[in-house]
RNA sequence: GGUCGCGUGGCUCAAUUGGCAGAGCAUCGUGCUAAAAAUGCGAGGGUUGUGAGUUCGAGUCUCACCGUGAUCA
Numbered sequence: 001g002g003u004c005g006c007g008u009g010g011c012u013c014a015a016u017u018g019g020c021a022g023a024g025c026a027u028c029g030u031g032c033u034a035a036a037a038a039u040g041c042g043a044g045g046g047u048u049g050u051g052a053g054u055u056c057g058a059g060u061c062u063c064a065c066c067g068u069g070a071u072c073a
Base pairs, nucleotide, nucleotide: 001072002071003070004069005068006067007066010025011024012023013022019056027043028042029041030040031039049065050064051063052062053061
């Protein structure tokens, strides 16, 4: 340098071929306990890597860039 894949809460990952952005863990509050652990209930936390384009509507499609991984030379 070429080709291909992946970027979504703090972390690990979903989102059924474009139609309400979710789960588990973690964090915080709370019930239980003499107090903890475990466990139950609840809450907060996301400009979906960046910028454009298509569309009534984009996490999803297109383009460029950035980061990262694999592979070829």
Record summary: This is a predicted structure of a 73-nucleotide RNA (transfer RNA) from Terfezia boudieri ATCC MYA-4762. It matches the Rfam family "tRNA". The RNAcentral record of the sequence draws on ENA and Rfam. Taxonomically the source falls in Terfezia boudieri (Eukaryota, Dikarya, saccharomyceta, Pezizaceae).